[in-house]
RNA sequence: GGGCGCGUAGGCUAGCCUGGACCAGACUGGAGGGCUUCGGACCCUCUGACGGGAGUUCGAAUCUCCCCGCGCCCG
Numbered sequence: 001g002g003g004c005g006c007g008u009a010g011g012c013u014a015g016c017c018u019g020g021a022c023c024a025g026a027c028u029g030g031a032g033g034g035c036u037u038c039g040g041a042c043c044c045u046c047u048g049a050c051g052g053g054a055g056u057u058c059g060a061a062u063c064u065c066c067c068c069g070c071g072c073c074c075g
Stems, first nucleotide, its partner, number of pairs: 001074007010028002013025001020058001029047006051067005
C1' cells in the first nucleotide's frame, strides 16, 4: 500500500442482511425504595449507548462514501 471483518450504556449483548414512528430492547453494574434484627437473595422505580462526518430518503443503528480505531490476510 491492497483485501476482508468489526466498532451499540461502566461491562456484556440483540437489533443491521430485508430502513418505519414515539422514550434503540435485555442482562449486569450504579442510585433510591420495599422486605430483613443486619446483610445477601428476591421485588419495585430510576439511570446511562448506535466511533466521527457527509450523502441518499418522507424516514438511517441499518444503505452509500470518507475518516478514526481494532483484528486477520496479501504484498